[in-house]
RNA sequence: CUUAUCAAGAGCGGCGGAGGAAACGGGUCCUUUGAAGCCGCGGCAACCGGCGGAAACGCAAACGGUGCCAAUUCCCGCGUCGCGGAAUUAUUCGCGGCGAAAGAUGAG
Repeated sequence: CUUAUCAAGAGCGGCGGAGGAAACGGGUCCUUUGAAGCCGCGGCAACCGGCGGAAACGCAAACGGUGCCAAUUCCCGCGUCGCGGAAUUAUUCGCGGCGAAAGAUGAG
């Protein structure tokens, strides 16, 4: 850089000692009934390696390479469409759908 997926799922202990939830802003939440981080053991899943298939997909998960184990990628911010309110030129607020952007993970 390209591509697929992102509404599910998954703990306990030790060290540590105040933060954390990607960046920035807003919101909200988690946290001394111990945050981040590190270690041990455990677990979840099924992206690659496996099997079937022309393919799309399907099956398995004992083993290996990753990954993951608060909340939809925690929610929103950009675009677009729809609905409703205020206002009644213009515009503005709220809710919802779809799509981007950015991010995360795998594979190349």
SAM riboswitch aptamer (S box leader) from uncultured Ruminiclostridium sp., 108 nucleotides, folded computationally. The sequence is in RNAcentral, with records from MGnify. The coordinates come from a structure-prediction model, not an experiment, and the mean pLDDT is 84.